[in-house]
Molecule: transfer RNA
Organism: Thermoplasmata archaeon
RNA sequence: GCGUGGGUAGUCUAGCGGUAGAACUUGGGCCUUCCAAGCCCAAAGCGCGGGUUCGACUCCCGCCCCACGCA
Numbered sequence: 001g002c003g004u005g006g007g008u009a010g011u012c013u014a015g016c017g018g019u020a021g022a023a024c025u026u027g028g029g030c031c032u033u034c035c036a037a038g039c040c041c042a043a044a045g046c047g048c049g050g051g052u053u054c055g056a057c058u059c060c061c062g063c064c065c066c067a068c069g070c071a
Base pairs, nucleotide, nucleotide: 001070002069003068004067005066006065007064010024011023013021018054026042027041028040029039030038047063048062049061050060051059
């Protein structure tokens, strides 16, 4: 330099045009004599910039980062 795959919450991961879900963690509550466990509630996220579209995490282009391969 070229190619392929990926980048979504503090962590791990689903979603591939029409409201972004789950788990762990964190905070609050219930329960318990207390703790743990369990149950309920809440907070927290689409790498960056353009384009297409009524509508983009999703499609297209460029860039950045990670992994693998080729040279």